[in-house]
């Protein structure tokens, strides 16, 4: 170069197939209860331009189009 899968929360992913409700789950990190202190349990609030740009639509993480960055196959 060419096919081809993938980038959504501080990490590890689900959601895209078939577009529509405020975008979610576990673990971590925070406070808080708990302990003489820790732990471990338990509670509770938060954390996202859904890679970027664009384009379709009323309506886009989800379709289409380009470009970035990784991964496997071809040359």
């Nucleotide at each position: 170069g060419g096919g081809u899968c993938c980038g959504u929360a501080g990490c590890u992913c689900a959601g895209c197939u078939u577009g529509g409700a405020c975008a979610g789950a576990g673990c971590g990190a925070c406070a808080c209860c708990g302990u003489c202190c820790u732990a471990a349990g338990g509670u509770g609030a938060g954390g996202g331009u859904c890679g970027c740009g664009g384009g379709u639509u009323c309506a886009a993480a989800u379709c289409c189009c380009g470009c970035c960055g990784g991964g496997c196959c071809c040359g």
A computed fold for a 75-nucleotide RNA from a Candidatus Micrarchaeota archaeon, annotated as transfer RNA.
It matches the Rfam family "tRNA". Its family is annotated with triplet codon-amino acid adaptor activity in the Gene Ontology. It is annotated as a transfer RNA. Rfam's curators write: Transfer RNA (tRNA) molecules are approximately 80 nucleotides in length.